[in-house]
Formats: sequence, C1' cells, structure tokens
RNA sequence: UACUUAUCUAGAAAGGCAGAGGGAGUGGCCCUAUGAAGCCUUGACAACCAAAACUUAUUGUUUAGUGGUGCCAAUUCCAACAGAUUUUUCUGAGAGAUAAGAC
Repeated sequence: UACUUAUCUAGAAAGGCAGAGGGAGUGGCCCUAUGAAGCCUUGACAACCAAAACUUAUUGUUUAGUGGUGCCAAUUCCAACAGAUUUUUCUGAGAGAUAAGAC
C1' cells in the first nucleotide's frame, strides 16, 4: 500500500518542551496565543485480540484490567451518492478510523 470480517449517537486530561496551526480529503461549520500540530511524562476511558471462569461447545455469557493495540472537543462535527418522505427527517451506500486475520 491493497484484501476479508466486525464496530463506529457511550466513555475518558493534567503537567513539561515548543510556538501556529488543527478537526483525513472537498464544501460548510468549528477549535486554537485563556496556546494548534508535534514530542516527553503521568493519568484516565474503553474492552478489539491475547487471559480467567462457566457453557447449550466451529459457539455464547460473565469477570478482570496483566500483556498487545486503540482512544481522551463537537455523532466518524455535519453534508456529499442513492432511495423514501409530512421538505426536514429517516434508511442504505460510499469514504474514513480502529481491531483481528490473510498476503
């Protein structure tokens, strides 16, 4: 980088360095010198995989938070494409993110 499967309206920040951008991209709308991105330390949240117990056993439920990840503004911030509809709402797709697997 591309492929498969699952999930994405919940949850959770302080300090230090640094100094202007950031929210994937486009449009909008926001965040930001009352300090953006990035790096470091500590912490929190969650429970995908590993773990433990039970089980109706190619599975399911529960526990824990030890290890591997992830994450800590706004629903994935909103929209786009298609369909429906009371015309502003719903559903799905696409894109994206994360995990696990395969190569």